[in-house]
Molecule: Guanidine-I riboswitch aptamer
Organism: Thiobacillus sp.
This record gives sequence, C1' cells and structure tokens, in this order.
RNA sequence: GCGAAGGAGGGCUAGGGUUCCGGUCCCGCAAGGGAUGCUGGUCUGAGAGCCGCCGGUUCCGCCGACAGGCGGGACUCCACGAAGGGACAAAAGCUCGGGGGCC
Repeated sequence: GCGAAGGAGGGCUAGGGUUCCGGUCCCGCAAGGGAUGCUGGUCUGAGAGCCGCCGGUUCCGCCGACAGGCGGGACUCCACGAAGGGACAAAAGCUCGGGGGCC
C1' cells in the first nucleotide's frame, strides 16, 4: 500500500419522543373539546450495547457418483467521532454513517 463476511435476519436493553391509550390541568350539565411528555402501556431504538440463530473462514476425520456431502475443533477481532440533512405523529445512541474529521 492492497484485499476481506466489518454479511443477513430475529429477540431485547440503554436511549428517544408524543400519533393512540393512560395520567395531570382547564372548559363543559353531559357527550366531548383544549393544554401538558408526564413514573407509564402502544410506538421507535443502537456499526462502535446485550443475547440467540443463520451464514462465513480454516483445520481434521469419514463418505463420495470427484459436483460435493456429513461430523468434529478453532476463529468470526478491533472500533474516537462532529456539525448538518432525512423519515415517521415526533424524537433519538434511528438513518446518511465503520461517512467528513481525528488517533
């Protein structure tokens, strides 16, 4: 300096807001309406958080019609990070993005 599974998907958590439900306050005889993110439920949710699962690499053994198949072992590491933009009702550790930049 180059290359790479730094892969797909699932369950959750930290976090996040406010469509819906609930709470609180106001108006109203009532039905209902308005305001408020508020310990909540729904919702959203991590590349650099957690846990399965599939997959991948490699070695060994066995089988084989020589295409490959089955079983077992090992590995699947590391990872600082804006501003700004985008989506949904809205926001975010979502996403652009393992990006710009920095070491």